[in-house]
A computed fold for a 73-nucleotide RNA from Candidatus Moranbacteria bacterium RIFCSPHIGHO2_01_FULL_55_24, annotated as transfer RNA. Lineage of the source: Bacteria > Bacteria candidate phyla > Candidatus Moraniibacteriota. It was read from a public genome assembly. Its mean pLDDT, the model's own confidence on a scale to 100, is 81. Its Rfam family is "tRNA". Its family is annotated with triplet codon-amino acid adaptor activity in the Gene Ontology.

RNA sequence: GGGUGUAUAGCUCAGUUGGUAGAGCAGUAGCCUCUUAAGCUAACGGUCGUAGGUUCGAGCCCUACUACACCCA
Numbered sequence: 001g002g003g004u005g006u007a008u009a010g011c012u013c014a015g016u017u018g019g020u021a022g023a024g025c026a027g028u029a030g031c032c033u034c035u036u037a038a039g040c041u042a043a044c045g046g047u048c049g050u051a052g053g054u055u056c057g058a059g060c061c062c063u064a065c066u067a068c069a070c071c072c073a
Stems, first nucleotide, its partner, number of pairs: 001072007010025004019056001028042004049065005
């Protein structure tokens, strides 16, 4: 220099044909318990890497850029 892949909650990851973003764990509150752990219940937590474009509507499609990993030279 060229190419491929990944980027979604604090962490690990889903998200179908474009149609109101989810799970587990962690943390918080409550129940239970002499107390803790375990168990049960509930709520909270997201500008979906950044900036544009297409569309009535984008996590998803298109372009550029950024970070990381890998391949070629």